This is a predicted structure of a 76-nucleotide RNA (SAH (S-adenosyl-L-homocysteine) riboswitch aptamer) from Herminiimonas sp. Its Rfam family is "SAH (S-adenosyl-L-homocysteine) riboswitch aptamer". A reference for the family is Wang et al. (2008), "Riboswitches that sense S-adenosylhomocysteine and activate genes involved in coenzyme recycling", Mol Cell.
RNA sequence: CCGUCCAAGGAGCGUUGCAGCACCCACAGCGGUGCCAGGCUUGGAAGGUUUUGCCCCGCAACCGCGCUCACGUUUC
Numbered sequence: 001c002c003g004u005c006c007a008a009g010g011a012g013c014g015u016u017g018c019a020g021c022a023c024c025c026a027c028a029g030c031g032g033u034g035c036c037a038g039g040c041u042u043g044g045a046a047g048g049u050u051u052u053g054c055c056c057c058g059c060a061a062c063c064g065c066g067c068u069c070a071c072g073u074u075u076c
Base pairs, nucleotide, nucleotide: 001048002047004045005044006043007042008041009040010069011068012067013066014065015064018039020035021034022033023032024031038062
């Protein structure tokens, strides 16, 4: 660094449907239906790749749209 698994990022309800998944059609291109707003970031584990490699300290930022709750701060 890469993908896999897990955890965390305070929550709930409604809604749209891009990617993705399933089914169908088409099988050159395309389309339809359903599901769908943690698909993002950080950390951990075992792997793979690489040869990058001092030490110490501190620490998250976010999540379409609407509404609501929780928590904290400030003002009155």

The source organism's lineage runs through Bacteria, Pseudomonadota, Betaproteobacteria, Burkholderiales and Herminiimonas.